Model confidence (mean pLDDT): 75 of 100. Bacterial RNase P class A from an uncultured Bacteroidales bacterium, 292 nucleotides, folded computationally. Of the family's consensus pairs, 96% are formed in the model. It matches the Rfam family "Bacterial RNase P class A". By type it is a ribozyme. About the family: Ribonuclease P (RNase P) is a ubiquitous endoribonuclease, found in archaea, bacteria and eukarya as well as chloroplasts and mitochondria. Rfam links the family to the GO terms ribonuclease P activity, dimeric ribonuclease P complex and tRNA processing.
[in-house]
Order: sequence, then structure tokens, then C1' cells
RNA sequence: AUAGCAGACUGGUCUAUCGCUGUCGUUUUAUCGGCAGAGGAAAGUCCGGGCAGCACAGAGCACCGCAGCGGUUAACGGCCGUCAGGCAGAAAUGUUUGGUCCCUGCUACAGAGACGAGUAAUGUGAAACGAGCAAACUGCGGGCUGCAAUUCCAUGUAAACCGACGUUUGAGCGUUGCUCGCGCGAGUUGGAGGGUAGGAAGCGACAGAAACACGUGGUAACACGGCGUUCAAGAUUAAUGAUAGACGCUGCAUCGGCAGUACAGAACCCGGCUUAUAAGUCUGCUUUUACU
Repeated sequence: AUAGCAGACUGGUCUAUCGCUGUCGUUUUAUCGGCAGAGGAAAGUCCGGGCAGCACAGAGCACCGCAGCGGUUAACGGCCGUCAGGCAGAAAUGUUUGGUCCCUGCUACAGAGACGAGUAAUGUGAAACGAGCAAACUGCGGGCUGCAAUUCCAUGUAAACCGACGUUUGAGCGUUGCUCGCGCGAGUUGGAGGGUAGGAAGCGACAGAAACACGUGGUAACACGGCGUUCAAGAUUAAUGAUAGACGCUGCAUCGGCAGUACAGAACCCGGCUUAUAAGUCUGCUUUUACU
């Protein structure tokens, strides 16, 4: 210097004019001003939770998930480390597998024919045993719903009418699905028709399984500590923008410039996984070549 592998970070900035949402100045209104205003994935809705409401009594069968060893976490099918295999690569690495083989089934060879009895041969010092896999078996786990949850207030009405079933001879509801069992239970449900669609909370000091920096322990994931610092949008037919100029970055060109600038927008909150991504920066490792 080239070609790769693994990991991490950033992913636009400034000025002017106008506009929007929240909050404060301010008790209300008008005007004015200050401060703040979409991400690394906000996406997918695939897992696990916080929170809210209901339930909680199990048993059998079914369905789904996990499966070496150890650690971490609120928890996970996540993450970290490590062991033994398969495949790819020259390598750094990547990807995949991991409980059991008694029953059932599938896969390879030879054979007319494999339900059983043939061959296979990793492993063990030898004998003996011995192919692999899962849809089979074993162990563990799995209550439901989801901010359109849920709580409160106001207004209004037809709390009425017709039918079926039911009121301890228990309709219906709950218990992952079904059955049994258990619990609640005086209403449940079909039809036609009437009224309403409003406001507040949930939703903020966002007070946290919170974020950042520091110290200690640990290979790491991560944990612990403290008179450390911070408190970050809160809409609800849904704001977070538009225009102009300059800069940044990339490519082409050469003295003038031209073109482009990714993936993409919060909706209760959080921890993961997966997918998309122009461009730039940093760290470690592998190979080849050249020079010293």
C1' cells in the first nucleotide's frame, strides 16, 4: 500500500423572514417576550416486562416455547463466557447443532424382498456396546385483555317495547383451547327503536428496572458506591415546518464550477431481537506485496 474480518460512534450545522405546538412571565383575555419541540432504528409487532382491569383450584388431553456447562438480568426464546461437533474460507472469522433413543417413524448402501434380524463405525486400552435425525419420547415453562386498557364528571334518554332461555331443576360468565371439577351469578340474549359521541385523568418533576460522567470488582455481559450532574415533545382528524443564503460531506471536473446529500416521523413507558440505511470517523485482527 492492496484485499478482507470483527466491533463502536456520528449521520448534518449556522443566519434571516414567516408559521405551528407546549410551558412560563400572568388569575383571564389581547399583545409581546423567554425556554423546549421526532430516531438509531421512532419501523416490524417477533419476544419479555412495568402499569391498568378481570380471574386465580386443580386434574386429564391437546397446542406452543425452551433444552451442553457456567454467569448476567425485573424478565426473556435476550446478552456474556466457555466446551464439543458439522459446513464455508488461505486466514482473521462466519454460520449451524447440542436433553433421550425404550416405543413410533424418516434418511444411505446392497438386495427379489428391510416391521424385526444385514452393512455403515465418530467413541473406548481391550471386550462388549455403538449410524444420524424428529413429526417420537423426557424435563421445565405458558391465565386473559391492552392507553381504542382503565378511572372520574357532565348532558341526555325509552332503566321503555316484542320474543327466547333462566332465577338453586342455575341461563350466562371466568379459569391458554376442549372435558371434568371449582368459583361468580339474577339476569342473559335476539329484534326493532331512542339518546349521546362532550370534558378531565391515564400523560410527566417523564423520579424511573432512568440517563451521563467518575471510582471499585469482573475476561466479559454486568454489578456495587456516592451530599456528582441532568429531568429532556406531549399532540389527540394528531404540532415539531416553509423559503432564501452560506457551510459541511461525496462524486466528476480543473482554476470557473456542476450534480448529489441515505433509511426514514413520537402517540403509555421500558429491556431485547429482526429489517432498512447515502456518507464519514475510530479501534483491533488476517492475508499478499514492496522497502528498511